The RNA shown here (small-subunit ribosomal RNA) has 1395 nucleotides and comes from an uncultured Chloroflexota bacterium.
RNA sequence: GACGAACGCUGGCGGCGUGCCUAAUGCAUGCAAGUCGCACGGGGAGCUUCGGCUCCCAGUGGCGCACGGCUGAGGAACACGUGGGAAUGUGCCCCUUGGUGGGGGAUAACGCCGCGAAAGCGGCGCUAAUCCCGCAUACGCUCGCAAGAGGAAAGCGGUAACGCGCCGAGGGAGCAGCCUGCGGCCCAUCAGGUAGUUGGUGGGGUAAUGGCCUACCAAGCCACUGACGGGUAGCUGGUCUGAGAGGACAGACAGCCAGACUGGGACUGAGACACGGCCCAGACUCCUACGGGAGGCAGCAGCAAGGAAUUUUCGUCAAUGGGCGCAAGCCUGAACGAGCAACGCCGCGUGGUGGAUGACGGCCUUCGGGUUGUAAACACCUUUUGGGGGGGACGAUAAUGACGGUACCCCUUGAAUAAGCCCCGGCUAACUCUGUGCCAGCAGCCGCGGUAAGACAGAGGGGGCAAGCGUUGUCCGGAAUUACUGGGCGUACAGGGCACGCAGGUGGCUGCAUAGGUGGCGUGUGAAAGCCCCGCGCUUAACGCGGGGAGGCCACGCCAAACGGUGCGGCUCGAGCGAUGCAGAGGGUGGUGGAAUUGCCGGUGUAGUGGUGAAAUGCGUAGAGAUCGGCAGGAACACCAAGGACGAAGGUAACCACCUGGGCAUCAGCUGACACUCAUGUGCGACAGCGUGGGGAGCGAACCGGAUUAGAUACCCGGGUAGUCCACGCCGUAAACGAUGGAUGCUCGGCGUUUGGGGGGGUAAGUCUCCCUGGGCGCCCAAGCUGACGCGCAAGCAUCCCGCCUGGGAACUACGAGCGCAAGCUUAAAACUCAAAAGGAAUUGACGGGGGCCCGCACAAGCAGCGGAGCGUGUGGUUUAAUUCGACGCAACACGAAGCACCUUACCCAGACUGGACAUGCUACUGCAAGGUGGUGAAAGCCACUCGCCUUCGAGGGUGUAGCACAGAUGCUGCAUGGCUGUCGUCAGCUCGUGUCGUGAGAUGUCGGGUUCAGUCCCGCAACGAGCGCAACCCCUGCGGUCAGUUACCUGUGUCUGACCGGACUGCCCUUCGGGGAGGAAGGCGGGGAUGACGUCAAGUCCGCAUGGCUCUUACGUCUGGGGCAACACACACGCUACAAUGGCCGACGCAGAGCGUCGCGACCCGGCAACGGGCAGCAAAUCGCAAAUGUCGGUCUCAGUGCAGAUCGGGGGCUGCAACUCGCCCCCGUGAAGGCGGAGUUGCUAGUAACCGCGUAUCAGCGAUGGCGCGGUGAAUACGUACCCGGGCCUUGUACACACCGCCCGUCACGUCAUGGGAGUUGUCAAUGCCUGAAGUCCGUGGGCCAACCCGCAAGGGAGGCAGCGGCCGAGGGCAGGGGCAGCGACUGGGACG
Repeated sequence: GACGAACGCUGGCGGCGUGCCUAAUGCAUGCAAGUCGCACGGGGAGCUUCGGCUCCCAGUGGCGCACGGCUGAGGAACACGUGGGAAUGUGCCCCUUGGUGGGGGAUAACGCCGCGAAAGCGGCGCUAAUCCCGCAUACGCUCGCAAGAGGAAAGCGGUAACGCGCCGAGGGAGCAGCCUGCGGCCCAUCAGGUAGUUGGUGGGGUAAUGGCCUACCAAGCCACUGACGGGUAGCUGGUCUGAGAGGACAGACAGCCAGACUGGGACUGAGACACGGCCCAGACUCCUACGGGAGGCAGCAGCAAGGAAUUUUCGUCAAUGGGCGCAAGCCUGAACGAGCAACGCCGCGUGGUGGAUGACGGCCUUCGGGUUGUAAACACCUUUUGGGGGGGACGAUAAUGACGGUACCCCUUGAAUAAGCCCCGGCUAACUCUGUGCCAGCAGCCGCGGUAAGACAGAGGGGGCAAGCGUUGUCCGGAAUUACUGGGCGUACAGGGCACGCAGGUGGCUGCAUAGGUGGCGUGUGAAAGCCCCGCGCUUAACGCGGGGAGGCCACGCCAAACGGUGCGGCUCGAGCGAUGCAGAGGGUGGUGGAAUUGCCGGUGUAGUGGUGAAAUGCGUAGAGAUCGGCAGGAACACCAAGGACGAAGGUAACCACCUGGGCAUCAGCUGACACUCAUGUGCGACAGCGUGGGGAGCGAACCGGAUUAGAUACCCGGGUAGUCCACGCCGUAAACGAUGGAUGCUCGGCGUUUGGGGGGGUAAGUCUCCCUGGGCGCCCAAGCUGACGCGCAAGCAUCCCGCCUGGGAACUACGAGCGCAAGCUUAAAACUCAAAAGGAAUUGACGGGGGCCCGCACAAGCAGCGGAGCGUGUGGUUUAAUUCGACGCAACACGAAGCACCUUACCCAGACUGGACAUGCUACUGCAAGGUGGUGAAAGCCACUCGCCUUCGAGGGUGUAGCACAGAUGCUGCAUGGCUGUCGUCAGCUCGUGUCGUGAGAUGUCGGGUUCAGUCCCGCAACGAGCGCAACCCCUGCGGUCAGUUACCUGUGUCUGACCGGACUGCCCUUCGGGGAGGAAGGCGGGGAUGACGUCAAGUCCGCAUGGCUCUUACGUCUGGGGCAACACACACGCUACAAUGGCCGACGCAGAGCGUCGCGACCCGGCAACGGGCAGCAAAUCGCAAAUGUCGGUCUCAGUGCAGAUCGGGGGCUGCAACUCGCCCCCGUGAAGGCGGAGUUGCUAGUAACCGCGUAUCAGCGAUGGCGCGGUGAAUACGUACCCGGGCCUUGUACACACCGCCCGUCACGUCAUGGGAGUUGUCAAUGCCUGAAGUCCGUGGGCCAACCCGCAAGGGAGGCAGCGGCCGAGGGCAGGGGCAGCGACUGGGACG
């Protein structure tokens, strides 16, 4: 785009068309084929002037009923289309011609009788004809070579003229039968078919050819150019689509065919094997008195059924056409019309113009507004359609109109009666809000929906089409996605494993001929309709009419002769032959050889050997292994050896001989296109395997041991059978690969190698080297090709031939077939499933039990720990009214917590409050607050009382009450967010511009060689630059100087503090970078800090804060009391203290830094054992205070669960605070637990570091701090090194990964769903075969029964001819039988797909 459509929603009018696609299922009822009295006898009715006339009718007869109408079952065929052909027929019609003479016979109707329920039928008798039969005639007709023979007729009407008929013959038109070339479906998993089969002869039959039929004879005929079989199908003009070529279709209309309940058959006839005829058989339906009968809508209507689905039991013969008739006319469900149906096409309408303050309403909103929208209202206008009235056709040349008072025209009325459907994520034109929350749903493909959905649903708005709009189905297109036009096969699907070669296809140079191919012209034909063009008619269009044109691989004729074909010649360059040489693991047969392994024999010799990652099994004191000598046997041939050679491929390797294939070079003698390719076919064809017989050293499936392992039916080890070897025969596969078929020609070069021929230089020669020219094998590349990789002796440019491909899976499968001894091989599907999938090449990443290079307390080397104990703290879990919440590998767990008794507090229980504990604004009312007192209460709160300020008596401010906007929420979403943070990682990376390369993703730069802590720097380079990072700039610290000095010593200094400056920068020396040295407090980054690139983890945080959305608003808000966050059978994490003598305890002595302090630090004195208390100096602090410990010295303890360790518990105190019960810290006395250095495992640290020691501080009333952040004191050990563990950087490689290895993914098993193969069988169906039976009927035979015409006969009778009957051939159908094809079902079973 299209449709004979259907379905959903909707529906105003008209015109023209179309309308059972399914059940060729079954049908009630009516109608659809009759007509002629001018063929005939007769019956009836009416009229009659009785002469007759008119009308109707059953029957005989004639013509028609073979047309028209319906359907598409069957049929793959001369059925159809197209073009030819010869052996034919033809009623009615036309033309020509001749004839129409004379006789005879029967029968229906009818009458009588009879049978039957009916349908119907029988007997006897009468009768007519255009009924039937002879005779005569017969040019032409038929038969026959001829002679000759045979063969016709009908009359009727009319007064008549004449008309209509009848018979013979010829011709024509139209129609029909027959033959034939060519054309148009699928399956080869249908490959062979055929017995009247193929041909001939005789006969039969037909209108006619013919094996159409029959007898006999011959053995043919068809087929890979697809016979036979199976499936499907009416064919065509045309229709739809497409640029075309093509593809699909065959409804309406038209031509042909076929069919008429199913199967068979003939009769009649010009024509039938006959839709509304006959006979038979069958199924079905109906009637019946059970004896028998009747029927055939695939005609028009209509009914039932089936189905998604398809109309009125209409009108008329007015027109057109048909049948009959002389005619009038009759008949006509053909036809013409009307009806129903938006089923289709076409046309028209549902109004037009004006109308802004852009009304109301709706929707959205950033609250300004936007949009619906000139849309509406409103004003004016018009009247198609509709209503009312009037006129009124064409179709009909005289009459006749179903349609129909219709079309059309006029008048009138009134904007009146008339809009929907689909869509709005992309494709694809049209966007927002709300609802919903992977639900409900959508979906053509991709895909939407899991709380902000332009994709669902609704709404507003918008887009598209419009009396329709969507959906579904089907066809073509897009699809160059079967490629003729117009594709491919190295790696995506696709080159046959290789060769030979028949058919077939294709074919060098040249001459002549021919004209089948080819081209041109002409003629015929290609029906009409349709299509295209022009014109015309309905108001237009659809539709119709007229004219012209197009349309065929069609047929015939003529012409041309380039090309291709064919025939006949010639040629030599293709191909082949010949001669002479050459290389080679080419093939076959026979023989020969050495090394090695193994075994056996013997000698020497002794305890192991063998094997592995390590072992063990094994072998060995009965003497192994080792070593020496000898013997046997089998298999394979080291070095040479190579990017080497040969072969068609598989493949081929010691040496010698014989037989043999191919290739190449040179010569240019011979043939003269002999060529190339090759479906089918034939042969060859690695390994493994099979059969028979041999052989068997080594190796070695299976198998047996030993190990390994969770297991180990494996990898490793010890054995070991088939096999490996030979002969003969099978098998016929492979990553049979160059994943690249064969042949020929053409298209730059360079390098190597192998094998020929020719030549040059040099040499005594060998040899070396160079050049030219062939064949082979390779590497790198021009052009070109390619999707890229790559190819470039093609995968380039061309020609020819063969093979093969058409998304993935199912499936190198099933079934069938062929082959095979078997294993199996060859050929080779479908259901179902995936919807963009499988796949190729390349790119960037990520990853690797890949590689290279390099870092890091990463390992190693060390030191101290953790993991065991007790306790502190955090977490999980459990418990609970609540144990608030968050954080979860590293990177949650002394984390948010830098301070949980109340508060905090978010949790629980209880009691209360509501515009609120808190903010802003408006309105109304109010002179109210705060404060005080009292009551109640656990408090909050509630209730009551009271005091009180200014005043201009308006108001302002403030308060309260009520109301409105609102407050409030640690309620949810960190996966809606901002901000901040963690982590990789202080790692050295991450990017950009321009240029260049690539179709592109992208690459280059950023790579390479060095170097660095560093993408730090240097050099190279299609790159050149640049940015964010690195480094530096900043701070602290180490040395020095200057200045200033509160403070400290103690009086002018500085070891102190602060500010500023210097110093280290490759500055010097050797050397590019790097490295080394001197001086120096310090060197090559001096030490430390701050500083964290692009990004990753939907990392963390809505409970710091902010914030979108959602939710709660007398509560999820607010206040209060109490409780909880502190629970405790457990588990983990981070710590503290220990387990002691490098120690504990007692005493004495000594030394910091950085901080903090007036709600404070508090010297000192006093009290107390102590915590602390009571006084009080000083200090807002370099001034005063807090204020050191490891250490040193002296003493004591003596290895013990202790004079270690301090948990736990009892008692008594102190401090803070409203308050220490749950639940604080401290002191004293007493109690004294586990614990004797910690399993697997695991952490930190490279120097002023670890370890050990104490000090300070934030938070803070106090403190659960053993935590955090800082400070100093004492002060080590070790680093060979980078293989390994972890993390990281760069380059490279592989990849089937890309939410990226915590990836992807395979198979079994379990469950569910689905389709399918096998399957004992079973059911159905189809065609054929053999036999039996055999209706109707044609034909043949017979015909004793029967018979009018003609012949003989006076007659009787006979003859000729015929009928019944009977017999026979054939024969639908039925039966029996064994097979075959196809299909359904099938216990069980096999695999498969999906979940």
Annotation
Rfam family: Bacterial small subunit ribosomal RNA. The prediction has a mean pLDDT of 86.